[in-house]
């Protein structure tokens, strides 16, 4: 100096599920209740996996408390590019 990991910000692409009843409202739509689904925000839970081994980490596996279920909008794990930031390491 540069790169890699690691955040965090933009762009980009990004899946699944009822256009369900039933009520009220200020009525293109929302809120509530009721039934019936998903799984990729969050969170739980195992402990597959990573590590020579311990420690530590730890899921795209499970649950579905949140959340979401025409189209639109938002959200959206993860991926790709850029910029910024940062212990240690090679």
């Nucleotide at each position: 100096g540069u790169u890699c990991c690691c955040g965090u910000u933009g762009c980009g692409g990004g899946a699944g599920a009822g256009c369900g009843c039933a009520u009220g409202c200020a009525c293109c739509g929302c809120a509530u209740g009721c039934c019936g689904c998903c799984g990729a925000a969050g969170g739980c839970g195992u402990a597959a996996c990573c590590c020579a081994c311990c420690c530590g980490g730890a899921a795209u596996c499970g649950c579905u408390c949140a959340g979401g279920c025409a189209a639109a909008a938002a959200g959206g794990a993860c991926c790709g590019c850029a910029a910024c930031g940062c212990c240690g390491g090679g």
Glycine riboswitch aptamer from Thiobacillus sp., 90 nucleotides, folded computationally.